Predicted 3D model of a 69-nucleotide RNA (transfer RNA) from a soil metagenome. The RNAcentral record of the sequence draws on MGnify. Its mean pLDDT, the model's own confidence on a scale to 100, is 84.
RNA sequence: AUGAGAGUAACUCAGCGGUAGAGUGCGACCCUCCAAAGGUCGAAGUCGCGGGUUCGAAUCCUGCCUCUC
Repeated sequence: AUGAGAGUAACUCAGCGGUAGAGUGCGACCCUCCAAAGGUCGAAGUCGCGGGUUCGAAUCCUGCCUCUC
C1' cells in the first nucleotide's frame, strides 16, 4: 500500500429498515442463625466518530479511527 472480518450495557454476545435486548456481573428485597445457592425487582447504552439516503438508520451508502487475519 491492498484485500477480508470485527467495533452495540462493566464483560461475552444477539438484534441486519419500524419502541435497543439476553446471559454474566452490579444494587435492593425475599429466603437463611450467617453466608453461598435459589427467587423477585431494578439501575446501567451519544449502538467507534463524521456525513449522506429514507417518513423512519444499530441496520443501507460513504469518509475516518481502532483491533484481528